Source information
A computed fold for a 356-nucleotide RNA from Vannielia sp., annotated as Bacterial RNase P class A. RNAcentral records the identical sequence in 2 taxa. Its Rfam family is "Bacterial RNase P class A". The family's RNA type in Rfam is ribozyme.

RNA sequence: GCGGAUGGCCGGGUGGCUGCGGGGGGCAACCCUCGAGGAAAGUCCGGACUCCAUGAAGCGACGGUGCCGGGUAACGCCCGGGCGGGGCAACCCGACGGAAAGCGCCACAGAGAAGAGACUGCCCUGCUUGCAGGGUGAUGGUGAAACGGUGGGGUAAGAGCCCACCGCGGGACGGGCAACCGGACCGGCACGGCAAGCCCCACCGGGAGCAAUGCCAAAUAGGAGCCUCACAUGGGCCGCUUCGGCCUCGGGGCUCGGGUUGGCAGCUAGAGGGCCGGGAGCGAUCCCGGCCUUAGAUGAAUGGCCACCCCGCCCGAAAGGGCGGACAGAAUCCGGCUUACAGGCCAUCCGCGCGA
Repeated sequence: GCGGAUGGCCGGGUGGCUGCGGGGGGCAACCCUCGAGGAAAGUCCGGACUCCAUGAAGCGACGGUGCCGGGUAACGCCCGGGCGGGGCAACCCGACGGAAAGCGCCACAGAGAAGAGACUGCCCUGCUUGCAGGGUGAUGGUGAAACGGUGGGGUAAGAGCCCACCGCGGGACGGGCAACCGGACCGGCACGGCAAGCCCCACCGGGAGCAAUGCCAAAUAGGAGCCUCACAUGGGCCGCUUCGGCCUCGGGGCUCGGGUUGGCAGCUAGAGGGCCGGGAGCGAUCCCGGCCUUAGAUGAAUGGCCACCCCGCCCGAAAGGGCGGACAGAAUCCGGCUUACAGGCCAUCCGCGCGA
């Protein structure tokens, strides 16, 4: 210098005028102060909180999670490690428990797809010379996958039939908390793949969600109680009329409780955040100290204009001029994951080339 890997950060700044939402002050005019994000998003996981349900335990069903250890309030998240795969490497990716509990499936091709098989072949025997009987699993070919591989011996031809090496299985013992790793020695080799098909094992899991939930209250309609007026040839109700049925019955007043709607609370000080310092730990994270820190709307605010500066692009010889500054945007709160994001910055590491 070129190419790459990982982690993190910024994502316009300052001033003025003006508008909007919250809070405070003032009799008022008005003044002071605060006011989006790293994702506020998707609503995919985990919780806090609230109401409902629930005697406890076990078993079962259903759903979820799934190598090991640690972190955390918790998690399907994070950190560290193991194993497998990719990359020269830095590093990245992994539904990564069990296939020797059982069932099921393995398309096409192929002789044969799981306890096998004989298409092409090879060998032996018989004869009627292209057939029959037998041996073989080594050859060719198929397939994602073919019942260990290579070489040698052996044989009628062959075959772990025998041998060497490789692979595989078991494994005393050693290391590690564990996943797992190493492995003397033993075994001719048996046990194909799929659990993202059912299943088995271990662990976890009540339901609904701030439109949760609680409180306050007017008009109107309906309900209950009390007082009062009326007292049955009556009155009210069954929408109206007739008929019929029901009503310890109707009118007025007062009181009570529930609902609709509205208001208030929940509501933002919290497993909070930021900066600085110290400690434990490889790390995630945890502990300690100091200072600072009020978005809380509800037809739902957080905007607009101007000036200067910054960055990018374009025009221009220059002076200068023009255009643009991503994704997006709170709604009970918090921890994660995922997705979107113009442009730019920082740190560490790897490979190649060049120079000293």